Model confidence (mean pLDDT): 82 of 100. Transfer RNA from a Planctomycetota bacterium, 76 nucleotides, folded computationally. Its Rfam family is "tRNA". It is annotated as a transfer RNA. Rfam's curators write: Transfer RNA (tRNA) molecules are approximately 80 nucleotides in length. It was read from a public genome assembly.

RNA sequence: AGGGCAGUGGCGCAACUGGUAGCGCAUCCGAUUCCAAAUCGGACGGUUGUGGGUUCAAGUCCUACCUGCCCUGCCA
Numbered sequence: 001a002g003g004g005c006a007g008u009g010g011c012g013c014a015a016c017u018g019g020u021a022g023c024g025c026a027u028c029c030g031a032u033u034c035c036a037a038a039u040c041g042g043a044c045g046g047u048u049g050u051g052g053g054u055u056c057a058a059g060u061c062c063u064a065c066c067u068g069c070c071c072u073g074c075c076a
Stems, first nucleotide, its partner, number of pairs: 001072007010025004019056001027043005049065005
């Protein structure tokens, strides 16, 4: 330099053909318990990497860029 994959709550991941962004863990509160753990219930938590575009509507489609990983190549 070229090509491919990925980026979504604190962490790990979903989201079908574009149509309400959700699950688990963690955290907090409650129930249970003599206390705690475990278990059960609930709550909190999101600029979907960034800018632009298409659309009535974008995590999803198009475009440029950023970051990480992988492959190929060049110089030393």